[in-house]
Predicted 3D model of RNase P RNA and transfer RNA as a complex of 442 nucleotides. It holds a member of the Rfam family "Bacterial RNase P class A". The coordinates come from a structure-prediction model, not an experiment, and the mean pLDDT is 76.

């Protein structure tokens, strides 16, 4: 210089704060005394599952995620091994790593062409014409060539020798590539042999194609109890008016029974007019405030053995390790530690768990 | 606590399906006009596309990850 892990002030007083246990007072609050009382990330909400509920989620569609292979896992986009490419001198590090020969798009400028190829210069062949005494040379046609030049991120396998007018997989040898077999691997892929002259370059973090997965919403999820007040429906009481019918009567009326809610009154901004309600008491259902559960003993923690290369698994043993709801874990003194004696890095749980990702001063162990 | 949706000039907001130099009004600054102002005409400056990384020839744009601000939800 690479790699894993581990801690992340520590110890004592003294004064709070909350969970929980116990003893005790009070009509209630309380009061002592024991004990617990933030993290490695609690974050950021990026994945994955538990749990709860909802049309019990079989199947197609749409949608959205993942992408060499094996394996681990309750799952994953995590983790482990391997395989394949890239950096490093190296120890190690990184890598969204399926299909461009299933279709469709798109490749700006610049350059002849950007994908069914193509001929700007350039070289070779022919031909007509014009210069030159000649050897050639120019200009125009025609055809040939992807060797060189020039654009461009990218230009139709490299590279060497033959070959040819020049050339050119047009042939050969190497290298690279597709096919086919065989060998060794669960595979991913590696070697090998033959055999094609080579086929049509990128993009799939463009649609899309191919395998796989995924059912939607989240504890402010749901679950149980339930106060006033006001609605719903029953049940009983009572009391104005009014009409009937009876009975008594000093003829003023009173008393009882059966119907109604017509009047009244009350809202409805003031009036009319319409519309709506109607004292009290009891029960029954919803259902607000609030309260309880959910609410932490769970895929746990820690030690040993035993299987695995490991990630992990299994068995035994041991420990209980925060659970608030306005939301507690905090201050001050003192002495030590981090070279400094200023200052103690990132940062605070809100159902829980397995990841990742991002921040973090430092200290300490291990291996190469 | 949880869900979701934005971040482009000093404000407000465009930028289709990745292309060549990122626009537009309002504001600003100069200039002309006018005695002088505004108002109109002309020109011009102003931009880490919030930030970092990747795909890709090329990224305001696609993909990842951190700020950062704003709605819903008892």
């Nucleotide at each position: 210089g690479c790699c894993g892990g581990u801690c992340g002030g520590a110890c004592a007083g003294u004064c709070g704060c909350u969970g929980c246990g116990c003893g005790u007072g009070u009509c209630a609050u309380g009061c002592g005394c024991g004990u617990g009382g933030a993290g490695g990330a609690a974050a950021g909400u990026c994945c994955g599952g538990g749990c709860u509920c909802c049309g019990c989620a079989g199947g197609g569609c749409a949608g959205g995620g993942u992408g060499c292979c094996a394996g681990g896992u309750a799952a994953c986009g995590c983790c482990u091994g391997g395989g394949g490419g890239g950096c490093g001198a190296g120890a190690g590090c990184c890598c969204a790593c399926g299909g461009a020969a299933a279709g469709u798009g798109c490749c700006a400028c610049a350059g002849a062409a950007a994908a069914u190829a193509u001929a700007c210069c350039g070289c070779c062949c022919g031909g007509c014409g014009c210069c030159g005494c000649g050897a050639g040379g120019c200009u125009c046609c025609g055809g040939g060539u992807a060797a060189g030049g020039g654009u461009g991120a990218a230009a139709u396998g490299g590279u060497g020798c033959g070959g040819u007018a020049a050339g050119a997989g047009c042939g050969c040898a190497c290298c690279g590539c597709g096919c086919u077999c065989c060998u060794g691997g669960u595979a991913a892929c590696a070697g090998g042999a033959g055999u094609g002259g080579c086929a049509g370059g990128g993009c799939a973090a463009a649609c899309c194609c191919c395998a796989c997965c995924c059912g939607g919403a989240g504890c402010a999820a749901g679950a149980c109890c339930a106060a006033a007040u006001a609605g719903g429906g029953g049940a009983g009481c009572g009391g104005u008016c009014c009409g009937c019918c009876g009975c008594c009567u000093u003829c003023g009326g009173g008393c009882g029974u059966c119907g109604g809610c017509g009047a009244g009154g009350c809202g409805u901004g003031g009036c009319c007019c319409g519309c709506g309600c109607u004292g009290c008491u009891c029960c029954c259902g919803g259902g607000u405030a609030g309260g309880u559960c959910g609410c932490u003993a769970g895929a746990g923690g820690c030690g040993u053995g035993c299987g695995g290369c490991g990630a992990c698994g299994c068995a035994c043993g041991u420990c209980c390790c925060a659970g608030a709801u306005g939301g507690a874990u905090g201050a001050c003194u003192g002495u030590c530690c981090g070279c400094u004696c200023c200052u103690g890095a990132c940062a605070g749980a809100a159902c829980c768990c397995g990841g990742c990702u991002u921040a973090c001063a430092g200290a300490c162990c291990g291996g190469c | 606590g949880g869900c979701g949706a934005g971040g482009u000039a000093g404000c407000u907001c465009a930028g289709a399906u990745g292309g060549u130099u990122a626009g537009a009004g309002c504001g600003u600054c100069g200039g002309a006009u006018u005695c002088a102002u505004a108002a109109c005409c002309c020109g011009g400056a102003g931009g880490u596309c919030a930030c970092g990384g990747g795909u890709u020839c090329a990224a305001c744009u696609c993909c990842c990850g951190u700020c950062c601000u704003c709605g819903c939800u008892a």